RNA sequence: AUUGAACGCUGGCGGCAUGCUUAACACAUGCAAGUCGAACGGUAACGAUGGAAAGCUUGCUUUCCAGGCGACGAGUGGCGGACGGGUGAGUAAUGCAUAGGAAUCUGCCCAGUAGCGGGGGACAACGUGUGGAAACGCACGCUAAUACCGCAUACGCCCUACGGGGGAAAGCGGGGGACCUUCGGGCCUCGCACUAUUGGAUGAGCCUAUGUCUGAUUAGCUAGUUGGUAGGGUAAAAGCCUACCAAGGCGACGAUCAGUAGCUGGUUUGAGAGAAUGAUCAGCCACACUGGGACUGAGACACGGCCCAGACUCCUACGGGAGGCAGCAGUGGGGAAUAUUGGACAAUGGGCGCAAGCCUGAUCCAGCAAUGCCGCGUGUGUGAAGAAGGCCUGAGGGUUGUAAAGCACUUUCAAUUGUGAAGAAAAGUUUAAGGUUAAUAGCCUUAGACCCUGACGUUAACUUUAGAAGAAGCACCGGCUAACUUCGUGCCAGCAGCCGCGGUAAUACGAGGGGUGCAAGCGUUAAUCGGAAUUACUGGGCGUAAAGCGUUCGUAGGCGGUCUAUUAAGCAAGAUGUGAAAGCCCAGGGCUCAACCUAGGAACUGCAUUCAAAACUGUCAGGCUAGAGUAUGGUAGAGGAUAGUGGAAUUUCCGGUGUAGCGGUGAAAUGCGUAGAGAUCGGAAGGAACAUCAGUGGCGAAGGCGGCUAUCUGGACCAAUACUGACGCUGAGGUGCGAAAGCGUGGGGAGCAAACAGGAUUAGAUACCCUGGUAGUCCACGCCGUAAACGAUGUCAACUAGCCGUUGGGGGAAAUUAAGCUUUUAGUGGCGCAGCUAACGUAUUAAGUUGACCGCCUGGGGAGUACGGCCGCAAGGCUAAAACUCAAAGGAAUUGACGGGGGCCCGCACAAGCGGUGGAGCAUGUGGUUUAAUUCGAUGCAACGCGAAGAACCUUACCUACCCUUGACAUACAGAGAACUUUCCAGAGAUGACUCGGUGCCUUCAGGACCUGAGAGACAGGUGCUGCAUGGCUGUCGUCAGCUCGUGUCGUGAGAUGUUGGGUUAAGUCCCGCAACGAGCGCAACCCUUAUCCUUAGUUACCAGCGAGUUAAGUCGGGGACUCUAAGGAGACUGCCGGUGACAAACCGGAGGAAGGUGGGGACGACGUCAAGUCAUCAUGGCCCUUAUGGGCAGGGCUACACACGUGCUACAAUGGUCGGUACAGAGGGUUGCCAAGCCGCGAGGUGGAGCUAAUCCCAGAAAGCCGAUCUUAGUCCGGAUUGCAGUCUGCAACUCGACUGCAUGAAGUCGGAAUCGCUAGUAAUCGCGAAUCAGAACGUCGCGGUGAAUACGUUCCCGGGCCUUGUACACACCGCCCGUCACACCAUGGAAGUCGGCUGUACCGGAAGUCGGUGGGCCAACCCGCAAGGGAGGCAGCUGCCCAUGGUAUGGUCGGUGAUUGGGGUG
Repeated sequence: AUUGAACGCUGGCGGCAUGCUUAACACAUGCAAGUCGAACGGUAACGAUGGAAAGCUUGCUUUCCAGGCGACGAGUGGCGGACGGGUGAGUAAUGCAUAGGAAUCUGCCCAGUAGCGGGGGACAACGUGUGGAAACGCACGCUAAUACCGCAUACGCCCUACGGGGGAAAGCGGGGGACCUUCGGGCCUCGCACUAUUGGAUGAGCCUAUGUCUGAUUAGCUAGUUGGUAGGGUAAAAGCCUACCAAGGCGACGAUCAGUAGCUGGUUUGAGAGAAUGAUCAGCCACACUGGGACUGAGACACGGCCCAGACUCCUACGGGAGGCAGCAGUGGGGAAUAUUGGACAAUGGGCGCAAGCCUGAUCCAGCAAUGCCGCGUGUGUGAAGAAGGCCUGAGGGUUGUAAAGCACUUUCAAUUGUGAAGAAAAGUUUAAGGUUAAUAGCCUUAGACCCUGACGUUAACUUUAGAAGAAGCACCGGCUAACUUCGUGCCAGCAGCCGCGGUAAUACGAGGGGUGCAAGCGUUAAUCGGAAUUACUGGGCGUAAAGCGUUCGUAGGCGGUCUAUUAAGCAAGAUGUGAAAGCCCAGGGCUCAACCUAGGAACUGCAUUCAAAACUGUCAGGCUAGAGUAUGGUAGAGGAUAGUGGAAUUUCCGGUGUAGCGGUGAAAUGCGUAGAGAUCGGAAGGAACAUCAGUGGCGAAGGCGGCUAUCUGGACCAAUACUGACGCUGAGGUGCGAAAGCGUGGGGAGCAAACAGGAUUAGAUACCCUGGUAGUCCACGCCGUAAACGAUGUCAACUAGCCGUUGGGGGAAAUUAAGCUUUUAGUGGCGCAGCUAACGUAUUAAGUUGACCGCCUGGGGAGUACGGCCGCAAGGCUAAAACUCAAAGGAAUUGACGGGGGCCCGCACAAGCGGUGGAGCAUGUGGUUUAAUUCGAUGCAACGCGAAGAACCUUACCUACCCUUGACAUACAGAGAACUUUCCAGAGAUGACUCGGUGCCUUCAGGACCUGAGAGACAGGUGCUGCAUGGCUGUCGUCAGCUCGUGUCGUGAGAUGUUGGGUUAAGUCCCGCAACGAGCGCAACCCUUAUCCUUAGUUACCAGCGAGUUAAGUCGGGGACUCUAAGGAGACUGCCGGUGACAAACCGGAGGAAGGUGGGGACGACGUCAAGUCAUCAUGGCCCUUAUGGGCAGGGCUACACACGUGCUACAAUGGUCGGUACAGAGGGUUGCCAAGCCGCGAGGUGGAGCUAAUCCCAGAAAGCCGAUCUUAGUCCGGAUUGCAGUCUGCAACUCGACUGCAUGAAGUCGGAAUCGCUAGUAAUCGCGAAUCAGAACGUCGCGGUGAAUACGUUCCCGGGCCUUGUACACACCGCCCGUCACACCAUGGAAGUCGGCUGUACCGGAAGUCGGUGGGCCAACCCGCAAGGGAGGCAGCUGCCCAUGGUAUGGUCGGUGAUUGGGGUG
């Protein structure tokens, strides 16, 4: 784009078309083929007329008679029922289309010629009788014809032996002057019929060529088959049929078989070529319940005819009969689905008829259906308060929307009133003229007049009236694809053409609003073509995506060098015929337009005939030498076959020497060996393979070929000439060769070695490793016929830049050879330009540009499988599907990620060390369990002394009980009251009740501000949910060195380059190089602190010198030197020297220096990753609760305890415990506070109150250490858990549930399994001190100082990370992807004992009806003979032969269904 469509929703009108695509399934009912009385005998019905009779309402009714009349049932006869109408079952050619042909027929029609004389005998109807339920008969009798049969005649005609022979007819009607008459008529004429024949027209039959679907998993078919002769037969040619003879005919250019199918003009689509299709209309064919058959006829093997068989239906008296809608309507059924049991012959056409006319479900009309095409309408203008309502909202508004309302108009269509074409011309009657005729009849033709014919039809069209009045839906709105928002839902419900959407903010589901597109329709489904260059003729491909046969030779076929001449098959041009009409196209005309209709043109790209041309292809003929080949002379070679022969090595055997192991592996063991192995020496046997040379070297078609020699043999190359003269290329089928493995027969068997055995390894190990070992490997002969048989690249030929190797041959120059140089040719390699390619790549050895021929491909899986066939001994090979299933499979390249890949490098990563954890007790956190509750969160590293810098109440979010409902808190409102305070009662308290005191501040005197209690509705409130809706903050990779951008360049592109490379660094740090040049975020530096020095300042800090002073003390005067404090500076930069390096960056060493190569430490965390963590810090979208999931309060819980884990503390002791003495810090904190001295207490502490808002006072005795003493290796003078008693402190309150003190008690534990953690220097370890939180409550956390080590060879390994490279089937990125069995469910399919059916072959049986043949004893009117009887000719019945439908028997083929069970496959 389209449709004979269907379905869903909707539906105003008209015109024109179309309407069982399925069951060629079955059909009730009605109609669809009759007509002619001018062929005939006639008269059942109707009518007219006449006659008769009866009745009476005297002009009507009834009855009867009369074929004489109009007419006409049934019958005889003629013509027509072969047309028209339906359907598409069959048919792959007895069909159709196109173009031709000759051996034919043709009713009615046209034209011509010649006729139409004279006779005869019957049969229906009818009558009588009779059978049957019926259908239908039977017998006898009568009768007519245009029915039937002779005779006569025969221009044409037919047959012929060329002499001859044969064969016809029918009348009917109209009219009529003379003549004749038996009065019927004859006779004449006209018309229509009839006979014979010729020609035409029309129609039909036959033959030929070409074209006409799929399958080769159908390759051979054929006996009347192919041809001839003779005969038969037909309208006609012919094996059409029969007999005989011959052995042909068809087929790879696809016979035969199977499946499917009516063919065509055309239709749909497409730019075309094509592809699909064959409704309506038109041409042809076939069919008429299924199968067979003939009759009649001009024509049929006959839709509404006959006979037979079969199935089905109906009637029946059971004996027997009837029927055929694929005609028009209609019914049932089937189906997604397709109409009225309508009107009329008015028109067009058909049949009959002289005609009138009759018949006509052909046809013309109407009805039903939006089924399609076309046209029209559902109103037009104005109208902003931008109404109301709806929807959205950022709450302002926006949108629906000039849309509506309102105002002013119009009236198509529908409704209504009336008027009213065209489709109608004929026929008939009559008049006139002409023709025919003897004729003025009659008939025919033409012209005029009259009369009359319309189903549609209440037509079309016009007109009246009224009023915007009666008339809009459907689909879609994520992208493709025009059109966006809200609500509901929450991987549900659903959507979906493809991609896909939906798991709580859905433009994708459903609804609303809005919008978009079409519009009386709109969508969906189905189907065809297009897009699809996705079967490629036009117009594709085959190195890696699917695709080159493993490889020669070669048949058919295809293609073929050059010159001359010939021919005219192809090709090209002209003319003629045909190519039906309709349709398409163009341009006229008619319906108001259009659809539609109509007349014309063009076109129909085709076929055939004919004429001319001769370039090209072909044919035929003759030449040529450039292709191809032959000859001569050389060359290289693992080319092939056969025979012989050689050495090294392995093994075995024999012998010698010799002794305990050998062998094997990652390590072992099995195995061999004291019966003498292994080792070594000598000898022998046997088999197989040929080191070095050896080479991207050689040869061969490929497979492949390797010691040496001989024989036989194939091919290639080179050089120069001679010869043949296109002999060529390719190659479907075919044929030969064809690695390894395998098979058969017979040999052979050293080594190796499937299977097998043993030993190991392992969770297992039917493997990898080891020890053995059989087929096999070898030879001969014969099979197999496959490989990643690969250059994944078919063969041949021509052309198209180069450079460098190498093998074989030839030439040249200079030359003494060798070697080299140059050139040419044939191979074989590397790099590379143009070109090609998706890219990779290829590139004279093409995958470039062309030509010839062959093979092959058409999404993945199923599957190179099944079935069938062929081959094979087998294994198996070749050929080769489908169902079903998926939306991909695949190629090349890119970026990442990953690797038990590679290279380089780093890190307390390992190693080297030190100290721990894991074992014990306790503390603390978590899991689990328990509980009314044990609130919640955090969960590998990166949760677990985490949020929590501190749960007795509070905190507190949890539980139980009791209370409140505008609320504990915020903002408005109205009204009341100052606020506030006191006492007492109930209660666990919240709270409730009672009660005393108190009347404030500002003021413009209206009132207002603050506060309190009560009220109503807005609202408050929520530690309720969602961290996967979020902000912010944080963790982690990781303080790792990376992450990017602009411009340029390269690439079709993704992307690359830069950022890679060579060095170097802690560092993408720096240098050099470079199609890159620059830049940004990171690194570093800038900041803080610490280490040295200087300057300035000098109290509360300090005290060297001076003075005072004490038992002592910076205590005092003073000092500004020192320490220190806190401000500012200096200093360190690879700056200097030497070496290394590339003359660089940098590194190594050194000097100086307090400090040296980032001096130490801190803050600082790129792009990003983990949907990491947090809605319970806070903020926040959405959802949820609202007398509760909010609020108040008391008590309880978060502190539970068979257990498991993490993090810590204290220990297990002598480097120690205990006791005594004694020394030295830093950094902090302090007024709700730190708290001195003194006194009391064993102690926790109490008392006390000085000082201090702090370099001033206090906390505050630092501890390890040092000096002594004791303990002596033990569950202890170690260790301190647990428990008892007595206390202290804080606090409203220490029961659940605090810390501390004293006395007593004195558990486990004697250094910790597997495993695992931290640390590289002022670090680890060890020792104490302080602070935050805090009423109190640290073994935790954050800080501070004291003492103060060991070790690092190094980067193989573990873990993590960075850069480069490589592979990848990964991209959620290796925690990836993914293979197979098994189990379960479903699906399709192969095999299968069988079984059922369709089609079909062969053989046989049987054989209805019927044609033909034979016979015809029975029977017979016409004609002949005969006086007759009878006979003859001819025929009928009957019988019979051939053929033959349905049927039957037997046996095959093929296809399909089904089948216990079985095989694999697919999906989940």
This is a predicted structure of a 1468-nucleotide RNA (small-subunit ribosomal RNA) from an uncultured prokaryote. It matches the Rfam family "Bacterial small subunit ribosomal RNA". Rfam links the family to the GO terms ribosome and structural constituent of ribosome.